[in-house]
Molecule: transfer RNA
Organism: Thermoproteales archaeon
RNA sequence: GCCGGGGUAGCUCAGCUCGGUAGAGCAUCCGGCUGUUAACCGGAUGGUCGCGGGUUCAAGUCCCGCCCCCGGCG
Numbered sequence: 001g002c003c004g005g006g007g008u009a010g011c012u013c014a015g016c017u018c019g020g021u022a023g024a025g026c027a028u029c030c031g032g033c034u035g036u037u038a039a040c041c042g043g044a045u046g047g048u049c050g051c052g053g054g055u056u057c058a059a060g061u062c063c064c065g066c067c068c069c070c071g072g073c074g
Base pairs, nucleotide, nucleotide: 001073002072003071004070005069006068007067010026011025012024013023020057028044029043030042031041032040050066051065052064053063054062
């Protein structure tokens, strides 16, 4: 340099096919249960969707450029 995959909550990831309210599990906090803890149950908190721009009524999703991580080729 070229090709492929990936970047979304503190962590692991889904959502991309076909643009239309941003989600799950774990963690954290509060409560229930329990003699206590753990487990279990209920709830809450938590997001510049890698960065910038474009298209659109509307972009995590489509288009362009760039950055970072993993693998391969040279």